[in-house]
RNA sequence: GAAGUCAGCCAGACCGCCGCUGGUGCAAGGCCCGAAAGGGCGCACUGGAGGAAGGUCCGGACUGCACAGGGUAGCGCAGGAGGUAACACCUCUCCACCGCGAGGUGAGGAUCAGAGCAACAGAGACGAGCCGGUUAGGUCCGGGUGAAACGGGCAAUCUCUGCGCGCAGCAACACCAAAUAGGCACACGUUGACCUGUCCCGGGGAGUGUGCGGGUAGGUGGCACCGAGCCGCUCUGGCGACAGGCGGCCCAGAGGAAUGGCGGUCACGGCACCGCGUCGCAAGGCGCGGGGCUGCACAGAAUCCGGCCUAUCGGCUGACUUCACAC
Numbered sequence: 001g002a003a004g005u006c007a008g009c010c011a012g013a014c015c016g017c018c019g020c021u022g023g024u025g026c027a028a029g030g031c032c033c034g035a036a037a038g039g040g041c042g043c044a045c046u047g048g049a050g051g052a053a054g055g056u057c058c059g060g061a062c063u064g065c066a067c068a069g070g071g072u073a074g075c076g077c078a079g080g081a082g083g084u085a086a087c088a089c090c091u092c093u094c095c096a097c098c099g100c101g102a103g104g105u106g107a108g109g110a111u112c113a114g115a116g117c118a119a120c121a122g123a124g125a126c127g128a129g130c131c132g133g134u135u136a137g138g139u140c141c142g143g144g145u146g147a148a149a150c151g152g153g154c155a156a157u158c159u160c161u162g163c164g165c166g167c168a169g170c171a172a173c174a175c176c177a178a179a180u181a182g183g184c185a186c187a188c189g190u191u192g193a194c195c196u197g198u199c200c201c202g203g204g205g206a207g208u209g210u211g212c213g214g215g216u217a218g219g220u221g222g223c224a225c226c227g228a229g230c231c232g233c234u235c236u237g238g239c240g241a242c243a244g245g246c247g248g249c250c251c252a253g254a255g256g257a258a259u260g261g262c263g264g265u266c267a268c269g270g271c272a273c274c275g276c277g278u279c280g281c282a283a284g285g286c287g288c289g290g291g292g293c294u295g296c297a298c299a300g301a302a303u304c305c306g307g308c309c310u311a312u313c314g315g316c317u318g319a320c321u322u323c324a325c326a327c
Base pairs, nucleotide, nucleotide: 001323002322003321004320005319006318007317008316009315010314012266013265014264015263016262017261018260020048021047022046023045024044025043026042030041031040032039033038050298054309055308057307058306059305060304061303062169063168064167065166074165075164076163077162078161079093080092081091082090083089094108095106096105097104098103109160110159114158115157116154117153130143131142132141133140173221174220175219176218183212184211185210186209187208188207194204195203196202229249230248231247232246233245235244236243237242268295269294270293271292273290274289275288276287277286278285279284
């Protein structure tokens, strides 16, 4: 210098103006929506997407229902040892395969329980029989074909073994709670309750009133979390995953769904142009500078975590491998 392997990181920065949304404080006085429950409106300060927030594929937390215990069915997992709340994840390691190598990949339990195993070829394909020779004797040896033939292989076919799993999911679930229509209780009522604006007459008239309870619309909580929490360490144990210790921090929370828009400066990439330098006979290549146009990926939290998988313009860092050259 070239080609690679593994690991980690960034995902434009700053300023101004205008907005959206959560929290805290002040104000507690008013106004608006609503029957209520409840929600909104002001000012100040402050927080406001990701490495995958994605697919919803695994594992948990949480919630409701079910549940003495055991078994069966069903589903899943599979070398060994460990990590973890748990896992199909991760780590170390053995073995097999791929790579010159750094490394990568692995559906890697069992075929002395049972069943099953294409075509072509071949006498015969999962069954031992068949043929030739040989022997006291199915006693021993051999058999063109074919991937596999007188024994073995395949469990990525059923099966067996071991281990794990109750079912459903935040539209879970809990609370507050109309109108209307049912339900229950009590009181009054054809000896006329009740209605007809009040009273009487008259008329209509079989229900009327009060209370309770469940569900629905609607609303609140769950739900933004002191936590399997985040960051750091020349700390301790461990090969490591990880565990412990110490210090610091509090870090989005909507409910048709906020996290944005505009302008400016700078940085980065692309495109063509101009100038200069350099290499070259030339076409042209490379470097520097200038202004112009343009672009900035994949993608958008929705109960919350741990993983896996998939998508991703461009760029940076570290360790290692192979080859070439120089010393």